Small-subunit ribosomal RNA from an uncultured prokaryote, 1564 nucleotides, folded computationally.
[in-house]
RNA sequence: AGAGUUUGAUCCUGGCUCAGAACGAACGCUGGCGGCGUGGAUAAGACAUGCAAGUCGUGCGGGGGUCUGUGGGUAGCAAUAUUCGCAGACUGUAGUGGCGAAAGGGUGCGUAACACGUGGGUAAUUUGCCUUAAAGUUGGGGAUAACUUGCCGAAAGGUGAGCUAAUACCGAAUGUGGUCUCUCGGCGGCAUCACCGAGAGUCUAAAGCUGGGGAUCUUCGGACCUGGCGCUUUAAGAUAAGCCCGCGGCCUAUCAGCUUGUUGGUGAGGUAAAAGCUCACCAAGGCGAUGACGGGUAGCUGGUCUGAGAGGACGAUCAGCCACACUGGAACUGAGACACGGUCCAGACACCUACGGGUGGCAGCAGUCGAGAAUCUUUCACAAUGGGCGAAAGCCUGAUGGAGCGACGCCGCGUGGGGGAUGAAGGUCUUCGGAUCGUAAACCCCUGUCAUCUGUGAGCAAUGCCUUCCGGUUAAUAGCCGGAAGGUUUGAUAGUAGCAGAAGAGGAAGGGACGGCUAACUCCGUGCCAGCAGCCGCGGUAAUACGGGGGUCCCAAGCGUUGUUCGGAUUCACUGGGCGUAAAGGGUGCGUAGGCGGCAAGAUCAGUUUGGUGUGAAAGCUCCGGGCUCAACCCGGAAAAGGCACUGAAUACUAUCUAGCUAGAGGAUCGGAGAGGAGACUGGAAUUCUCAGUGUAGCAGUGAAAUGCGUAGAUAUUGAGAGGAACAUCAAUGGCGAAGGCAGGUCUCUGGACGAAUCCUGACGCUGAGGCACGAAAGCUAGGGGAGCAAACAGGAUUAGAUACCCUGGUAGUCCUAGCCGUAAACGGUGCGCAUUUGCUGUGGGUGGAAUCGACCCCAUCCGUGGCGGAGCUAACGCGUUAAAUGCGCCGCCUGGGGAGUACGGUCGCAAGGCUAAAACUCAAAGAAAUUGACGGGGGCCUGCACAAGCGGUGGAGUAUGUGGCUUAAUUCGAUGCAACGCGAAGAACCUUACCUGGCCUUGACAUGCAUGUGGUAGGAACCUGAAAGGGUAACGACCUCGCAAGAGGAGCUUGCACAGGUGCUGCAUGGCUGUCGUCAGCUCGUGUCGUGAGAUGUUGGGUUAAGGCCCGGAACGAGCGCAACCCUCGUCCUCAGUUGCCACCGGCUUGAGAGCAGAAAGCACUCUGGACAGACUGCCUCGCUUCAAGCUGGAGGAAGGUGGGGAUGACGUCAAGUCCUCAUGGCCCUUACGGGCUGGGCUACACACGUGCUACAAUGGCGGCGACAACGGGAUGCGAAGGGGCGACCUGGAGCUAAUCCCCAAAAACCGUCUCAGUUCGGAUUGCACUCUGCAACUCGAGUGCAUGAAGGUGGAAUCGCUAGUAAUCGUGGAUCAGCAUGCCGCGGUGAAUACGUUCCCGGGCCUUGUACACACCGCCCGUCACACCAUGGGAGUUGGUUUUACCCGAAGCCGGUGCGCUAACCUUUUCGGAGGGGGCAGCCGACCACGGUAAGGUCAGCGACUGGGGUGAAGUCGUAACAAGGUAGCCGUAGGGGAACCUGCGGCUGGAUCACCUCCUU
Repeated sequence: AGAGUUUGAUCCUGGCUCAGAACGAACGCUGGCGGCGUGGAUAAGACAUGCAAGUCGUGCGGGGGUCUGUGGGUAGCAAUAUUCGCAGACUGUAGUGGCGAAAGGGUGCGUAACACGUGGGUAAUUUGCCUUAAAGUUGGGGAUAACUUGCCGAAAGGUGAGCUAAUACCGAAUGUGGUCUCUCGGCGGCAUCACCGAGAGUCUAAAGCUGGGGAUCUUCGGACCUGGCGCUUUAAGAUAAGCCCGCGGCCUAUCAGCUUGUUGGUGAGGUAAAAGCUCACCAAGGCGAUGACGGGUAGCUGGUCUGAGAGGACGAUCAGCCACACUGGAACUGAGACACGGUCCAGACACCUACGGGUGGCAGCAGUCGAGAAUCUUUCACAAUGGGCGAAAGCCUGAUGGAGCGACGCCGCGUGGGGGAUGAAGGUCUUCGGAUCGUAAACCCCUGUCAUCUGUGAGCAAUGCCUUCCGGUUAAUAGCCGGAAGGUUUGAUAGUAGCAGAAGAGGAAGGGACGGCUAACUCCGUGCCAGCAGCCGCGGUAAUACGGGGGUCCCAAGCGUUGUUCGGAUUCACUGGGCGUAAAGGGUGCGUAGGCGGCAAGAUCAGUUUGGUGUGAAAGCUCCGGGCUCAACCCGGAAAAGGCACUGAAUACUAUCUAGCUAGAGGAUCGGAGAGGAGACUGGAAUUCUCAGUGUAGCAGUGAAAUGCGUAGAUAUUGAGAGGAACAUCAAUGGCGAAGGCAGGUCUCUGGACGAAUCCUGACGCUGAGGCACGAAAGCUAGGGGAGCAAACAGGAUUAGAUACCCUGGUAGUCCUAGCCGUAAACGGUGCGCAUUUGCUGUGGGUGGAAUCGACCCCAUCCGUGGCGGAGCUAACGCGUUAAAUGCGCCGCCUGGGGAGUACGGUCGCAAGGCUAAAACUCAAAGAAAUUGACGGGGGCCUGCACAAGCGGUGGAGUAUGUGGCUUAAUUCGAUGCAACGCGAAGAACCUUACCUGGCCUUGACAUGCAUGUGGUAGGAACCUGAAAGGGUAACGACCUCGCAAGAGGAGCUUGCACAGGUGCUGCAUGGCUGUCGUCAGCUCGUGUCGUGAGAUGUUGGGUUAAGGCCCGGAACGAGCGCAACCCUCGUCCUCAGUUGCCACCGGCUUGAGAGCAGAAAGCACUCUGGACAGACUGCCUCGCUUCAAGCUGGAGGAAGGUGGGGAUGACGUCAAGUCCUCAUGGCCCUUACGGGCUGGGCUACACACGUGCUACAAUGGCGGCGACAACGGGAUGCGAAGGGGCGACCUGGAGCUAAUCCCCAAAAACCGUCUCAGUUCGGAUUGCACUCUGCAACUCGAGUGCAUGAAGGUGGAAUCGCUAGUAAUCGUGGAUCAGCAUGCCGCGGUGAAUACGUUCCCGGGCCUUGUACACACCGCCCGUCACACCAUGGGAGUUGGUUUUACCCGAAGCCGGUGCGCUAACCUUUUCGGAGGGGGCAGCCGACCACGGUAAGGUCAGCGACUGGGGUGAAGUCGUAACAAGGUAGCCGUAGGGGAACCUGCGGCUGGAUCACCUCCUU
């Protein structure tokens, strides 16, 4: 620091996802040790049990125990034992009293608040214990617990009577002081005032306990003196609190108005203290868009995590503050509480109960249950630190210190180190060679951390107590306090850390990943299954993506997963984004608040800058240093803490104030332009209608029609009239207006802009949230009007349908008046204002200059409105002084697509509806621009037997053949639009043959290797069985090499093992071969240039061509594969060669013949054969065309003329085209069978359909006759002559021929005659009989012959095929395959046409261009209804719950107020000493307030809800085809109506419409 993912590719926008760090975590797998941390985040749910707050006897009175002393009693001779009493010491209790219990510890419910943070104020306050200072501590009184005793109760406990003490309680005295009132002085401040001092008056305290002791006194207890601890008053401090204020920190406006103690005042009450804190009265205020009020959520902070930072998220542990203690309320005590382990009341829950009544509160430490993904021991100790009490010793302390449990986290250590190649075994892979795990192991040599065992063994300890000494106090050498020395004592952790020794590599490695992102690859299994997945995506038989194995990579006592936060995300943009087309400029203006604001001067110093002071707790972070062996961790110091407050200074800028200026803005004067607005009046053309005339059969309408109108006289035409609406030409990227918008003319009223000069005001400005006004069309209300047009509607067409497009009609509406609505593609898709920045050229308005007769032209300038372009900007397209450039100010808006501009709520509207505006859920995209293709019922150009012009066919018949289908045991398999279908198959009776039936074989029909056996072996006549294959018997009986021989080896055979074999599957794993576009003219590359890039250029353009063949131009220059040519063949000539070919001449035979036949021999002229050349190249000509280029046209010559005809030759690629059944081949499958023999059958079936042929339908013919003229070819298990036989197929025969020699071989159409239009002398199917040939065998199932039979068929519907010249048509002929079988296929020659104006149309193709939502590329994409399934959601009669409000009722405890006839120790008065009265207090009662509860009515939130609405998703469904191309009616926006649905139609608007034409403008 980035990466993956939208596309065929690109760039951009934009979301989603990943890599990082972190965690109080959880889960999965695994787990050696230690240190330091950390651990109920959920149910503030409920809690058994134990502990967590006591202490003081030096405050007090009892009672108990032990010991000592003493006195008495009893037993005993006595020691002694026992009992009772007194005194003392010690001990531990209940009570009274004091202090503490308000700290410490827990939790985060509530709280959006002065709760917290930070900084201030308190002149408005309190503060126990502590410190300092001053003063005092006198003298009395009455009770009461405990205790004894009575009663009630199950208990808890209660209630009488009696006794008693105090540092408990109550009067009195004193008053340093203090309080209050008054007077005076001083000083200070902040309004009320504070502080200090003086005087007078008033009120106001206390308690004792204990140690020691010389003199004096004594009732021998003490008094007295002295020390300590207490107590009281006051002042000050410290500490701790209370209250008040500025500022700061969550979401929501779909919460916009809230408030009656509310805001303020006066008075009173109240508090420690200010205050509506409370009350009475008075006034009517207070808060709010800088967000009141309401709703939701939440303890706040230091800090923690992340981040480069700014920020964002969080608020565990530690620390500060707050709040709470079962829920709600309340007060008491106290210095402090409205009190976690206190009280009272109400409620819920739980427990005990004798049913009457009681008890309880773990959010203290452990622990239990519950809920949960999930969070520990019912541990040790007060040794340390700290706290409470105490004079102290000491006691208490679940605070705390430790240990335990948990890999929960961080840190550290180990699981060994070195050597070691037969690269062992084994695993895995393999191309079978090997590679890898891998120096890894084994093995050798070492070491000893941790763990284990043994031994030793700390620090944390300071105090306290005793003794001695010194100092202070004191009368005191007692005592007490402080200090020093010596002695003694205290350790939970723990026999722990550490140290030493022993033994032995011995006890100690896993988890995840391996398609890309992202480091790491192979085998097997599986077969869109099982599964994986963070995103993209893997899996449908060769999966580096699933599962397993091996290997590798990364971390490591952990590793992964899940969740959450920040980051990446500049993806809310302060740092640091955008808005023409991607999401995004408000429809337009005016204007309020607000924001921002010209020039120059002065004042102030609020902002700003700077210095100082205070604060910003500690911990944490950072840096430095130090301590644990290191680290984590801990200690010390520094820095930082961006802040706040106070204070000093500066004054440039901003701000405020004062007084100015004129460049912004505005006003005055003059002038012209304009569809600017409103009202009134008015004009002509046209449509329609009415009347009248003329006139006759049609008119109208369309692609074509029909509906419609018309003989009752239409249309047409003439005249007159009525009425409404709109204003041709001018007219224009012309004008005006803020936008919407505005168009005949005249008049009236009126707004704005512009120009020219001068004068005036003096910043008056810009923008503008809310607000107000305007705002096309459609629509609504009321009243008019209504010619034309025209939603709806009706009819006619079209169509599969046609709720449409087209036609005929036609109502709202369109028009006017008044009022609503408030929306549009309200668009320049571009907010407003100001300023700056090269230009060229149109056009509208004004002014000036020069010149002129002239305001013609020209030049300059201001304002508007266009085009093209520079810099710059932009993702690109493009924008470009009218900015989308560069800056400033202000407003509006955006943050992935869908859901959705929807729901709910609110608000506006008569309604339609508008404005505001979500969420659940779902997807990984949606999108912008440009690129290359492909496509278009887009355009241009060109071409092809593509059409047209012709000739002949197919489609109809019969038949052959192939295919589909059906059938079958099997009808083997493949080929399936063109480009399958007389195709693989150049030939299925058996074989072929792959299929079926049956019967057989199992190392096999065939190959190689190893091993075993084998001489009567291999081979094998013959025989048995059988349909054959096969099985069985078996005479005879070998071979090669070495060796004298024995024998050994080989071959062969047998048996066994490896293996063979497979026309089994996959042509979508492949090679090879082939088809097709297409013999179409294309397809590319290098370098350069242009573009961010994909790409473009070249290859486009003009001309020409069969051609990307050529020429010219040109940011291109060249090149390659294709084209052409080179090759073969046909056509002409020359030359060479001359047998089997040809042939003059010669003789013979025959003949009418010199016609023919055979022969010999000469020759190579000709024909021919086959070698080598020549020839044709636009080379030549052409007043022709052309850019005078390429080339075209015409001509000459020539056998041939413009690639001469034909062939071979098939670019880059497309179709996952075809073929695993030619062959080859990966993988999979079968292995006594899916292999291999054999028999028979099938591939030949047959209601049917299609393709390709043949033969015909006849006279251009049939039949008969005659017996002319070819070429290519083939031939040895072959062609087969002559001759003979048969009507014939054929038979016989066997000459010749290895073939220019012989044979196949007869060519047929042609020619002559006949038939005369008929199902025929056409046609030959079908069938019968008899044969021939091939073959082992013609039944299924061959071909042929003869005789007989003699079907359909009379030229073929829609549709469709071939062909442009030696072609079509027609005629025969050869060959391959082949035993036989040809209408098929491949060739050959004979005869031999017609037509092409031309490119509008159909089809295919090429190039350029255009649109595109296509890229599997139009056989594309894609919309909506309907049906089904699932999901979330709105409405919904209602229903349930939470929360909250208002009104009223009830009103516990408690405080306050009143009363208090009842009760009542202290004080006072009185007293007859019994008491009485007073004061005070208490119970009780009444009132105010108030918790819970109740009634009624709302608000709000949530759950459920029959039914219902739309939405989303889904492999396949139904109906159409709306959109994307001119998408076949251009599309879209707003609105209204209609319709199964997409949608259609009307009105207005937009271009984000293709195409053609015209006009205008611009550039070069």

Its mean pLDDT, the model's own confidence on a scale to 100, is 83. RNAcentral holds the sequence, with entries from ENA. It matches the Rfam family "Bacterial small subunit ribosomal RNA". Its family is annotated with ribosome and structural constituent of ribosome in the Gene Ontology.